[in-house]
RNA sequence: GCUCUGGUGAUGCAAAGGCAGCAUACAGGUCUUCCAAACCUGGUGUGCGGGUUCGACUCCCGUUCAGGGCU
Repeated sequence: GCUCUGGUGAUGCAAAGGCAGCAUACAGGUCUUCCAAACCUGGUGUGCGGGUUCGACUCCCGUUCAGGGCU
């Protein structure tokens, strides 16, 4: 230099055009003499900039970061 894969909440992962979800963590509540467990509720998220579309995590372009391959 070329190329491939990936970046989603505090953490680990889903969602492959139609309400962004699951688990853990965190906060509040119920229960308990108290704690834990269990149950209920809640807050926090699509690397960045543009484009296409009625609608984008998803498709396209650029860029950045991490990892792999080739030279």

Predicted 3D model of a 71-nucleotide RNA (transfer RNA) from a Lachnospiraceae bacterium. The sequence is in RNAcentral, with records from ENA and MGnify. RNAcentral records the identical sequence in 2 taxa. Rfam family: tRNA. The family's RNA type in Rfam is transfer RNA.